[in-house]
RNA sequence: AGAGUUUGAUCCUGGCUCAGGAUGCCUGCUGGCGGCGUGCUUAACACAUGCAAGUCGAACGGGGAUGCUUAUGGAAGGAGUGCUUGCACUUUGGAAAUGAGUAUCUUAGUGGCGGACGGGUGAGUAACGCGUGGGUAACCUGCCCCAUACCGGGGGAUACCACCUGGAAACGGGUGCUAAUACCGCAUAAGCGCACGGGAGCGCAUGCUCCUGUGUGAAAAACUCCGGUGGUAUGGGAUGGACCCGCGUCUGAUUAGCCAGUUGGCAGGGUAACGGCCUACCAAAGCGACGAUCAGUAGCCGGCCUGAGAGGGUGGACGGCCACAUUGGGACUGAGACACGGCCCAAACUCCUACGGGAGGCAGCAGUGGGGAAUAUUGCACAAUGGGGGAUACCCUGAUGCAGCGACGCCGCGUGAGUGAAGAAGUAUCUCGGUACGUAAAGCUCUAUCAGCAGGGAAGAAAAUGACGGUACCUGACUAAGAAGCCCCGGCUAACUACGUGCCAGCAGCCGCGGUAAUACGUAGGUGGCAAGCGUUGUCCGGAUUUACUGGGUGUAAAGGGCGUGCAGCCGGAGAGACAAGUCAGAUGUGAAAUCCACGGGCUCAACCCGUGAACUGCAUUUGAAACUGUUUCCCUUGAGUGUCGGAGAGGUAAUCGGAAUUCCUUGUGUAGCGGUGAAAUGCGUAGAUAUAUGGAAGAACACCAGUGGCGAAGGCGGCUCUCUGGUCUGCAACUGACGCUGAGGCUCGAAAGCAUGGGUAGCGAACAGGAUUAGAUACCCUGGUAGCCCAUGCCGUAAACGAUGAGUGCUAAGUGUUGGGAGGUUUCCCCCUCUCAGUGCUGCAGCUAACGCAUUAAGCACUCCGCUUGGGGAAGUACGACCGCAAGGUUGAAAAUUCAAAGGAAUUGACGGGGGCCCGCACAAGCGGUGGAGCAUGUGGUUUAAUUCGAAGCAACGCGAAGAACCUUACCAGGUCUUGACAUCCAGUGCAAACCUAAGAGAUUAGGUGUUCCCUUCGGGGACGCUGAGACAGGUGGUGCAUGGCUGUCGUCAGCUCGUGUCGUGAGAUGUUGGGUUAAGUCCCGCAACGAGCGCAACCCUUGUCAUUAGUUGCCAUCAUUAAGUUGGGCACUCUAAUGAGACUGCCGGUGACAAACCGGAGGAAGGUGGGGAUGACGUCAAGUCAUCAUGCCCCUUAUGACCUGGGCUACACACGUGCUACAAUGGACGGUACAACGAGAAGCGAACCUGCGAAGGCAAGCGGAUCUCUUAAAGCCGUUCUCAGUUCGGACUGUAGGCUGCAACUCGCCUACACGAAGCUGGAAUCGCUAGUAAUCGCGGAUCAGCACGCCGCGGUGAAUACGUUCCCGGGCCUUGCACACACCGCCCGUCA
Repeated sequence: AGAGUUUGAUCCUGGCUCAGGAUGCCUGCUGGCGGCGUGCUUAACACAUGCAAGUCGAACGGGGAUGCUUAUGGAAGGAGUGCUUGCACUUUGGAAAUGAGUAUCUUAGUGGCGGACGGGUGAGUAACGCGUGGGUAACCUGCCCCAUACCGGGGGAUACCACCUGGAAACGGGUGCUAAUACCGCAUAAGCGCACGGGAGCGCAUGCUCCUGUGUGAAAAACUCCGGUGGUAUGGGAUGGACCCGCGUCUGAUUAGCCAGUUGGCAGGGUAACGGCCUACCAAAGCGACGAUCAGUAGCCGGCCUGAGAGGGUGGACGGCCACAUUGGGACUGAGACACGGCCCAAACUCCUACGGGAGGCAGCAGUGGGGAAUAUUGCACAAUGGGGGAUACCCUGAUGCAGCGACGCCGCGUGAGUGAAGAAGUAUCUCGGUACGUAAAGCUCUAUCAGCAGGGAAGAAAAUGACGGUACCUGACUAAGAAGCCCCGGCUAACUACGUGCCAGCAGCCGCGGUAAUACGUAGGUGGCAAGCGUUGUCCGGAUUUACUGGGUGUAAAGGGCGUGCAGCCGGAGAGACAAGUCAGAUGUGAAAUCCACGGGCUCAACCCGUGAACUGCAUUUGAAACUGUUUCCCUUGAGUGUCGGAGAGGUAAUCGGAAUUCCUUGUGUAGCGGUGAAAUGCGUAGAUAUAUGGAAGAACACCAGUGGCGAAGGCGGCUCUCUGGUCUGCAACUGACGCUGAGGCUCGAAAGCAUGGGUAGCGAACAGGAUUAGAUACCCUGGUAGCCCAUGCCGUAAACGAUGAGUGCUAAGUGUUGGGAGGUUUCCCCCUCUCAGUGCUGCAGCUAACGCAUUAAGCACUCCGCUUGGGGAAGUACGACCGCAAGGUUGAAAAUUCAAAGGAAUUGACGGGGGCCCGCACAAGCGGUGGAGCAUGUGGUUUAAUUCGAAGCAACGCGAAGAACCUUACCAGGUCUUGACAUCCAGUGCAAACCUAAGAGAUUAGGUGUUCCCUUCGGGGACGCUGAGACAGGUGGUGCAUGGCUGUCGUCAGCUCGUGUCGUGAGAUGUUGGGUUAAGUCCCGCAACGAGCGCAACCCUUGUCAUUAGUUGCCAUCAUUAAGUUGGGCACUCUAAUGAGACUGCCGGUGACAAACCGGAGGAAGGUGGGGAUGACGUCAAGUCAUCAUGCCCCUUAUGACCUGGGCUACACACGUGCUACAAUGGACGGUACAACGAGAAGCGAACCUGCGAAGGCAAGCGGAUCUCUUAAAGCCGUUCUCAGUUCGGACUGUAGGCUGCAACUCGCCUACACGAAGCUGGAAUCGCUAGUAAUCGCGGAUCAGCACGCCGCGGUGAAUACGUUCCCGGGCCUUGCACACACCGCCCGUCA
């Protein structure tokens, strides 16, 4: 930094999409370690359980515990006596217990301080809530600090407690007792407060400060270790708060009016304090287009993300402020609350209950349910930091410090390093050679970060005190061991192959992939990227200059309001002065910290943390500057306006008048039609039309003039005259002195159609009726015809209201028309020339534009103001709402759901057009002969069948592949057989075989017999050929001609198709190749920003037509001889044969043409203008045809889709079509006689002559591998006879009989002959084909294939016409041009209805 996507291609406009970064994330796959962060975005949903705010006994009385002292008390035990032996007594002992005192500890209650902090959440809030900067002369402030002064003396209660008592409980009630730093008076008190005076000073205002006089009011609490601690009053400070103000702070006008304590005043109340904060009274204000009110949404900020920036988005964690604590309301206490873990009331919910009544509030930390795509432990500790209480010790602290869980994020580390080619195995691929994974692995050598084990072991803590934690860190030993995945690989976008699938399954962010060879689906191998993560989804910014301030547009792509006037607003000419609001500069204050940035420092580094600095582009105050803008004062005339002399005009309004024409009416003349159309009909007319003539009536519109002429703001305005009236232009330079431009809203005007009321109505004429046209024709055409068009009045308010171009001002080459003025020159006049102002056109430079084009009348260069695009195409100028309208409807309108990846502009090349121009072709026309009707042949479709093998399908399939299906062919069907195979190569074994005979069988085949090989040799063997066996493989007329090669058809033997360089164009492209002529031709000439070149055309090639030379056998015979005969001698002149040459080139002449090319005519010539014919087929089109000629990729079959055999089928037959043959007859048939060819073929062949047969043919057999022999008699023709117009002496189908030939075989299914039979058919509907000269037509002959089979095909010669005016039309083609929304290209595209 860009890229993909509209098109056949191009440029532009324009949207969509992608690559980047970010995230409190979610989700799929995967997951080694550590550090630092972070974790309910949803239900401000409901909450079990535990904890989160207590503390002070140095305020107080009381209770309790323990110790001591003391008093009372007298137990257990010891000793003694008595003796009834377990009792009594004595003594000692001093326990328990009780009272008092004292010390320590503890604490329910009273009291004090704290529960207003800390912690949570973001529901509400569009607000002085927040941010920023100010103000308070309108305020408060516990604890803390400083200062001054004081703490005297009294009083009455009350909780606890005791007793009684209510209630299930919660919670009380009554009586009685008692203390205080609890409560209440009194005393004292100023520099404190209040009231009233006097004086001084200050402030922006209300006012404030100080001095002074008088009057008046209000305090306190004790404890003590004697050090202090505490209390009261006043002042000050600090901290924290309260209120007010300027500026900033989302969307909607389809929310335009809002407000009643509302706005202000006076008085009072209330408050810490100002204030309608509240109340009474008075006034009627206040806010709003600079967006009030209403509705929707939202906590705000520092910051965070993104961005080059300007901006845009966001407000989770951290920090500041605000608000809230189940919902709503309220106050109390207090320095502070209208109070998360306080109170009261109401509501909902939950729980307890004895039913009477009570209790509760996790948006504190954990945790639970629920919701959700989704978010953690009912952990440890007060060791640190901080908070509350206390004199302290200390207590409390889910604040906090830590730990746990989660790859949720950022950062760091590891999963090894070196060596190692037999390039191992394996996998994938393969053209089978190889290649890739790949030094990768293994192997060898080495190391130990992390994890694991063991030992030591912190700082954090100032004396003690460590939750974290035996943690961080250090050391040692130990083993390469425990540690890699995810996504992508068609383009964008780095990275490719194989298989599977077959528009299926699926992919896809956009374009788009997939219908049998998918680099896009799935899998595998490989590659690429990132990496403990990687992909995906959502969201935000970017790219997007796609809301354009930076930084866009508006003729045709979306977009100039239909036009004017004009309030507000914005902008504004020249000179001078003042001020200082904007502007610029300096200083000061502030802009919290954190963040960002720079430089340092600390954790091994980094993330992270710390320090210092810079920055925070802002706001405020203040001091200056004065160019520009602004405000103000004075002045000017160029902008603007006025005046005046003239001018032009379909400018407007009202009224009168005029002629032509149409129609109607009266009358006359006159007779059968008129009218209308492509052609007709409806209609009118014998009741007299149309036509014609005179007269009359009515309405509407104004021919010629008339002109890219005029006027008007636009709509618009056209006979003449007149009334009233607007604007404009020229000249002059007298006046005013910036009075100007634009213009949101507002208001006026505003074509046609339409609406309302009343007139009018000749003509025209929606609707409607009829007639035509048509498949239909609710149309186009015709005949009628109502509203309407006309007038008056009122509405409507829209048009492609267009120059698709808003208004104004200035500047920027020319040329040429035209309208209206002016000046000058010239001039007798008419003309004419030069300059100039205002309009209106054309051409054109610079410049602009995507191009087209615009170009002093800008779409150029600039400035000012407004409208619009509201910003992709459709849905849609639709819905809803609002306003206007009588209605029709109009205006406003970013509707939305939904849908597509385009829609669009300009230009380019083609193709196309029932567009134009030019030209050609048997294209039409002019002709000749056919097809279509009949019978038959043949091919195709269809049908049938076991099979009727397959292909070809408009021209360009259909007598086509097939130059020849009885078997074979043969690919099809039925049946019978074979499985390394009918055919090829390799290996092993063997040495046979071939051929013949016999038997079985439909045959393939099977069984048996006869038979017993060849070549080379170094004698080992090798090869040929055959058999047996195993597997590699063979084989396939199986599929795909849309995977292909090759070959072919067609447009079309049409004249075209391109390239190099140059030039033009932003580009696709153009030019050349277009133009003027000419040609069969892009053939040639001329011209030309083109100059050349290539493939085509032409020519070169073959053949034919003339001549010459050479050569004469098998050919020929003029002359000489000879014969039945060129038969023979002879000859090579001629014919002919076949080789080489010549010839024809518009070369010559005349004319036309531009002096060219060329054309026309002529001469000569065998031939004349490419002489005739052939071969030859440009770039390309049709996914044209062929996988069944051949070749070939891939797929498929492998005891069969291969191979062999027999028989059948390809020959079927209601029918349809194509191509042919024969005919329908007299230009003929039949019979007899008779004449003249050419091309060719021949050995498994052509076959003479002779004989036999009516004949097909047969027999015998000469010649000939052929200019010699044979096929081989050519036929039509000519001469003669007959038939005489008929289904015939035409025609020959079909059928019968008898034969012939080929062949293993003629039934399905061949050809020919003879005799007999003798069908349809009498020239063919619509339609359609061929042919322009040796052609059509007609006549026969030959050949390929082939055993046989030809009406087909390919050739050959004989006879031998007619017609072409011409290019309007049909078909096809070529060139130029034009239109185009087509490009698969008109067999296109596309609209509506219905399903």